[in-house]
Two RNAs folded together computationally: RNase P RNA and transfer RNA, 459 nucleotides in total.
RNA sequence: CCAGGCCGCCGGGCGGCCGCGGGGCGAUUCCACCACACGCCUCGAGGAAAGUCCGGGCUCCGCGGGACAGGGCGCUGGGUAACUCCCAGGCAGGGCAACCUGACGGAAAGCGCCACAGAAACAUACCGCCGCGCGCGCCUCGGUUCGCGCGGUAAGGGUGAAAUGGUGCGGUAAGAGCGCACCAGCGGUCGGGAGACCGGCCGGCUGGGCAAGCCCCGCCCGGAGCAAGACCAAAUAGGGAGGCAGCGGCGCGCUUCGGCGCAUCGCAGGCGCGUCCCGCGCCGUCUCCGGGUAGGUCGCUCAAAGCGGCGGGCAACCGCCGCUUCAGAUGGAUGGCCGCCGCCGCUUCGGCGGAUACAGAACCCGGCUUACAGGCGGCCUGGCAUC
RNA sequence: GCGGGGGUAGCUCAGGGGUAGAGCUCCUGCCUUCCAAGCAGGUGGCCGCGGGUUCGAAUCCCGUCCCCCGCU
Numbered sequence: 001c002c003a004g005g006c007c008g009c010c011g012g013g014c015g016g017c018c019g020c021g022g023g024g025c026g027a028u029u030c031c032a033c034c035a036c037a038c039g040c041c042u043c044g045a046g047g048a049a050a051g052u053c054c055g056g057g058c059u060c061c062g063c064g065g066g067a068c069a070g071g072g073c074g075c076u077g078g079g080u081a082a083c084u085c086c087c088a089g090g091c092a093g094g095g096c097a098a099c100c101u102g103a104c105g106g107a108a109a110g111c112g113c114c115a116c117a118g119a120a121a122c123a124u125a126c127c128g129c130c131g132c133g134c135g136c137g138c139c140u141c142g143g144u145u146c147g148c149g150c151g152g153u154a155a156g157g158g159u160g161a162a163a164u165g166g167u168g169c170g171g172u173a174a175g176a177g178c179g180c181a182c183c184a185g186c187g188g189u190c191g192g193g194a195g196a197c198c199g200g201c202c203g204g205c206u207g208g209g210c211a212a213g214c215c216c217c218g219c220c221c222g223g224a225g226c227a228a229g230a231c232c233a234a235a236u237a238g239g240g241a242g243g244c245a246g247c248g249g250c251g252c253g254c255u256u257c258g259g260c261g262c263a264u265c266g267c268a269g270g271c272g273c274g275u276c277c278c279g280c281g282c283c284g285u286c287u288c289c290g291g292g293u294a295g296g297u298c299g300c301u302c303a304a305a306g307c308g309g310c311g312g313g314c315a316a317c318c319g320c321c322g323c324u325u326c327a328g329a330u331g332g333a334u335g336g337c338c339g340c341c342g343c344c345g346c347u348u349c350g351g352c353g354g355a356u357a358c359a360g361a362a363c364c365c366g367g368c369u370u371a372c373a374g375g376c377g378g379c380c381u382g383g384c385a386u387c
Numbered sequence: 388g389c390g391g392g393g394g395u396a397g398c399u400c401a402g403g404g405g406u407a408g409a410g411c412u413c414c415u416g417c418c419u420u421c422c423a424a425g426c427a428g429g430u431g432g433c434c435g436c437g438g439g440u441u442c443g444a445a446u447c448c449c450g451u452c453c454c455c456c457g458c459u
Base pairs, nucleotide, nucleotide: 001383002382003381004380005379006378007377008376009375010374012341013340014339015338016337017336018335020044021043022042023041024040025039026038046358050369051368053367054366055365056364057363058225059224060223061222070221071220072219073218074217075089076088077087078086079085090104091102092101093100094099105216106215110214111213112210113209114208126157127156128153129152130151131150132149133148134147135146137144138143165183166182167181168180169179170178184206186203187202188201189200190199191198192197229298230297231296232295239289240288241287242286243285244284246267247266248265249264251262252261253260254259269283270282271281272280273279305324306323307322308321309320310319311318312317343354344353345352346351388458389457390456391455392454393453394452397411398410399409400408405442413429414428415427416426417425435451436450437449438448439447
């Protein structure tokens, strides 16, 4: 210098003017109080506020425990409020390397599938090879070509993604873990490690794949969501309680003898259901009460918070101390203009022109994923050149 | 806020591990004087996108984009 890997960070800065939302203080027309407008001070989007994919806090409902169903997760150890997240490690795969990726339990519990090709895809002999027997032909009479039958064989050919451990030597009629060496796998044992796992020795040689197919094993999960939920509380309609309201009789009390008051009994209208009777429901006014709607207030932002230092830990993270308070709207504020600097392009080096990414809180927090102009820092790997 | 379904030819849809189909459309030919209808044949797809599992993915899984629907 080129190519690359990992980790972390920024994502316009300063000033002026105007404007918007929240909070505080002041002032307010005779006085007091409240608030609009007013003045001053102060705060005012993000690394993803996004997708809503996980996990938790919070709130309400439900709840004796457990199981089934359903869903999720799945190497080991740790972190955490919790997680499917993070850190460290193991194993497997990729890369020359730095490093990256991994849904990474179980296929001798059972079921299912494995197209085409191929003889055969889970229990099989198509072509071969070998042995024996028979037949025909040849011949040096012991064999042999060919054909058929019976048997052995998984070495070779061929098919396939995959063919019953692989390679080599021995062995055999031909073969075969039949025997041996190395490697892979399984079991036992010893050692190391906290564990996943790794290493040594011994043994018999050994029955494919798919569980991101059903399933089995282990662990986890009660439901709903701030439109949760709590409080205050109109108009209208409806609910409950009480009073008043028509006529007549009896009783009591008062009486100015006309009546009035209290209590009780009986009767009456209309409408609807119903064939009719019976029955049921509704129909006046006033006061009070309670529920609830519109509306308003709270929940609401101080929290597993941020920054700095020290300590523990490889790390994720944790502990202690100090400092700080940092958006809370409710049709929803966070914007516009100017100057200087910064960025990009051109340049006659005087300047000129342009752009400013992705995106925008709505109960809060921890993660994941996705989008993103441009830029900065640190560590590491490979190659080339020079000293 | 909570949940469900879908994306396959120009259009409407099947296909749910084994070389992707149907109807309509389009093109060519036949028929007809011509058109339509009819008959015969043909073209047309990286199955929304990116990864993964598998011998093999439109199909199974993960992520992402878009569309539609339900509840509140």
Annotation: It holds a member of the Rfam family "Bacterial RNase P class A". Rfam classes the family as a ribozyme. The prediction has a mean pLDDT of 76.